[in-house]
Context: one part of a larger RNA
RNA sequence: UGACGGGGGCCCGCACAAGCAGCGGAGCGUGCGGUUUAAUUCGUCGCAACGCGAAGAACCUUACCAAGGCUUGACAUGGUAGUGGUACCAAUUCGAAAGAUGCGGGACCCUUCGGGGAGCUAUCACAGGUGCUGCAUGGCUGUCGUCAGCUCGUGCCGUGAGGUGUUGGGUUAAGUCCCGCAACGAGCGCAACCCCUGUUGCCAGUUACAAGUGUCUGGCGAGACUGCCGACGAUUCGUCGGAGGAAGGCGGGGAUGACGUCAAGUCAGCACGGCCCUUACGUCUUGGGCCACUCGCACGCUACAAUGGUCGGUACAAAAGGUUGCGAAGGAGCGAUCCGGAGCUAAUCCCCAAAGCCGGCCUCAGUUCAGAUUGUAGGCUGCAACCCGCCUACAUGAAGUCGGAGUUGCUAGUAAACGCGCGUCAGCCAUAGUGCGUUGAAUACGUUCCCGGGCCUUGUACA
Numbered sequence: 001u002g003a004c005g006g007g008g009g010c011c012c013g014c015a016c017a018a019g020c021a022g023c024g025g026a027g028c029g030u031g032c033g034g035u036u037u038a039a040u041u042c043g044u045c046g047c048a049a050c051g052c053g054a055a056g057a058a059c060c061u062u063a064c065c066a067a068g069g070c071u072u073g074a075c076a077u078g079g080u081a082g083u084g085g086u087a088c089c090a091a092u093u094c095g096a097a098a099g100a101u102g103c104g105g106g107a108c109c110c111u112u113c114g115g116g117g118a119g120c121u122a123u124c125a126c127a128g129g130u131g132c133u134g135c136a137u138g139g140c141u142g143u144c145g146u147c148a149g150c151u152c153g154u155g156c157c158g159u160g161a162g163g164u165g166u167u168g169g170g171u172u173a174a175g176u177c178c179c180g181c182a183a184c185g186a187g188c189g190c191a192a193c194c195c196c197u198g199u200u201g202c203c204a205g206u207u208a209c210a211a212g213u214g215u216c217u218g219g220c221g222a223g224a225c226u227g228c229c230g231a232c233g234a235u236u237c238g239u240c241g242g243a244g245g246a247a248g249g250c251g252g253g254g255a256u257g258a259c260g261u262c263a264a265g266u267c268a269g270c271a272c273g274g275c276c277c278u279u280a281c282g283u284c285u286u287g288g289g290c291c292a293c294u295c296g297c298a299c300g301c302u303a304c305a306a307u308g309g310u311c312g313g314u315a316c317a318a319a320a321g322g323u324u325g326c327g328a329a330g331g332a333g334c335g336a337u338c339c340g341g342a343g344c345u346a347a348u349c350c351c352c353a354a355a356g357c358c359g360g361c362c363u364c365a366g367u368u369c370a371g372a373u374u375g376u377a378g379g380c381u382g383c384a385a386c387c388c389g390c391c392u393a394c395a396u397g398a399a400g401u402c403g404g405a406g407u408u409g410c411u412a413g414u415a416a417a418c419g420c421g422c423g424u425c426a427g428c429c430a431u432a433g434u435g436c437g438u439u440g441a442a443u444a445c446g447u448u449c450c451c452g453g454g455c456c457u458u459g460u461a462c463a
Stems, first nucleotide, its partner, number of pairs: 001463002003460003007457007015447002019410005026302008034293002042053002064288007073126001077125007088105002093100002108117003128277002131275003137271002139266003142262001144260001149188006155164003168179003194254004199222007209212001225248001228242005304403001308362007321350002325344002330339003369400001374395007416439007
């Protein structure tokens, strides 16, 4: 000087408390461990691994396994030699395909007609490796933490390590600001500048709304600054209350992550040092596996019902997406879906809610709850749904009556509930991820305690 303390003081954070909804019990989905397996490819492991890499494993992907092939190779560049019936097309046969075989057909460009180029063959250099090392690395990322800190120049103090500044008194979300002070300044962080949203003026409006521009779309502005009043206070910084105002003291949300820590993560995204393989650890193909299943864990979905279930009627979004695409009207089917093809390269066309509200039934039961599982019949995508897809109809109707110890999220348009879209994508195991709107709460006395953190101080046999 740090680090640590079941030392002290001060102060924060959904950290506790106060509340609301959950998880932990059930069934199912997904991931992980374990076990099994020819293989169940690999990585990630407290917080900060476990719906994570994967924003989509039937083949492909695919890295794994079995079997069958190839060897200058699936891909790149160069050297040498050869090559006209050469490159290329390709019958036949073997084969699961890959591949092998190769009947037959059969070229191009330049030319001084010698040949050269391209291609091919052979050969040599080499290619190739998701093989190893993240403890050799770059880059990127997580985490402490959007925590308020981390430093420098000069000066001063100290033999020195170092200190001071950055401590102190107040204050703040903040090393934010004020005052004081052997310090005076400065930098990276904080804040602001950026985007969305809430109010309003002006301008322009197509394809929006019936006109005309009020909604809306785009652009340029205004507006909030403790500016005004009062109280407190060192008359400072500021705090509390009030007025006006759409909005009040950071208005709400996002982007933005200092010096550093964890030899944190990633050699499988990419790049790259070293090591290793080279008729194989490369590469192609068919099939299988990554989907196994006694068990354990993690995260979710659906429920256990009457604030509900079901039937009929009826209402209201936003944000997205669409030309190998979205697909209307009309028709067929109980339905998935099919026929059909208008319109749309889109404020033009397509796609567009559910909870809600009105009425009927059910009357507390393993039920008109719940929907797992299974059978049959169909539909769709795709070369192909056996392993291993989704959807529909009928039938079947399991566990489950609110969950032990423990544990998670959330402070307002939030939680909870409700549906809708998108990316990936032929299809989809999406209950995931990421957005969008609709309905819309409860509670916070307080900081003793648990967890994490900041500043000062104290002890130390630790560095």